[in-house]
Molecule: Bacterial RNase P class A
Organism: Sphaerochaetaceae bacterium
RNA sequence: AUGGUGGUCCAUGCGGUCGCUGGGUCUUGUAUAAGACCGAGAGGAAAGUCCGGGCUCCAAAGAACAUGACGCCGGGUAACUCCCGGGAGCCGUAAGGCUACAGAGAGUGCCACAGAAAAUAUACCGCCUGAAUACAGGUAAGGGUGAAAUGGUGAGGUAAGAGCUCACCGCAACGAUGGUAACAUCGUUGGCAGGGUAAACCUCGUCAGGAGCAAGACCAAGCAGUAGGAGAGUUGUUCGCUCAUAUCCUACGGGUAGGUUGCUCGAGUGUACCAGUAAUGGUGCACCUAGAUAGAUGACCGCUUAACACAGAACCCGGCUUAUGGGCCGCCAUUUUA
Numbered sequence: 001a002u003g004g005u006g007g008u009c010c011a012u013g014c015g016g017u018c019g020c021u022g023g024g025u026c027u028u029g030u031a032u033a034a035g036a037c038c039g040a041g042a043g044g045a046a047a048g049u050c051c052g053g054g055c056u057c058c059a060a061a062g063a064a065c066a067u068g069a070c071g072c073c074g075g076g077u078a079a080c081u082c083c084c085g086g087g088a089g090c091c092g093u094a095a096g097g098c099u100a101c102a103g104a105g106a107g108u109g110c111c112a113c114a115g116a117a118a119a120u121a122u123a124c125c126g127c128c129u130g131a132a133u134a135c136a137g138g139u140a141a142g143g144g145u146g147a148a149a150u151g152g153u154g155a156g157g158u159a160a161g162a163g164c165u166c167a168c169c170g171c172a173a174c175g176a177u178g179g180u181a182a183c184a185u186c187g188u189u190g191g192c193a194g195g196g197u198a199a200a201c202c203u204c205g206u207c208a209g210g211a212g213c214a215a216g217a218c219c220a221a222g223c224a225g226u227a228g229g230a231g232a233g234u235u236g237u238u239c240g241c242u243c244a245u246a247u248c249c250u251a252c253g254g255g256u257a258g259g260u261u262g263c264u265c266g267a268g269u270g271u272a273c274c275a276g277u278a279a280u281g282g283u284g285c286a287c288c289u290a291g292a293u294a295g296a297u298g299a300c301c302g303c304u305u306a307a308c309a310c311a312g313a314a315c316c317c318g319g320c321u322u323a324u325g326g327g328c329c330g331c332c333a334u335u336u337u338a
Base pairs, nucleotide, nucleotide: 001334002333003332004331005330006329007328008327009326010325013303014302015301016300017299018298020041021040023038024037025036026035027034028033043310047321048320050319051318052317053316054315055212056211057210058209062239063238064237065236067208068207069206070205071204072086073085074084075083076082087101088099089098090097091096102203103202107201108200109197110196111195124143125142126139127138128137129136130135151169152168153167154166155165156164170192171190172189173188174187175186176185177184178183216261217260218259219258225252226251227250228249229248230247231243232242233241268287269286270285271284272283273282274281275280
């Protein structure tokens, strides 16, 4: 220099003009209210609504089945399918990355085409023996088919061959050592289980009650009931529990569509130190940082190294994923120069 890989930070600031939503102070006004001034006012993803929790209501929430999600080990957390560290496997020259990573030694199913044969089966070409091409027997080295074919390499052995025998590797069982564990290493024994598929049914284990701020609580205004059905109560089903002549459901009709609360001080933000490999936790100090309700947070201009891009809170947090502009740092590979 080029290419790659991992992380981290910022996504404006200042000034001017015109506006919008809350808050505070002052002035005017009997009051509703009006005006002036001051100060605050979206994000790293506010997004997708994919996970987890808080909070609220329903038996403060109970049992069984069904259903769904997840599945190596240890740790973190309010919790998680998230995060951190480790193990194993795979990919990459490497930095590094990826993994639904339990069970196919319970059962069932499926495996197109090709092929002799797709699973307790079998021999197409071939090899060997019987004189021989036919036929019979032996064989599974070599070839061929396929995504996948009953361990691999070498030697011995044989008519030819074969774990038939041996060495090493692989596999299984057992043991020892190291490690919290996953697991790793070593040893002994066995010629050796026997295709793949579980994001196919299934089995084993763990977890999950339901609905959601349009939850829920309260105030005010207004109205008109009628008909039919049913015990009702979150829910897939059943049981259990609670309340029962109030209530619920359906259709038609009548009224209203205003306000308060929930609502933002919270698993909060910043900083220093301590513990820990890390995720994270603890302590001290400082700070208060949107709360709209048809929905405010905007428009234009100048300078600022780019201020553009993706994109707009709606009860609140922790994650994941996706979209997107820019800066900085570590590491790796190749080439060149010193």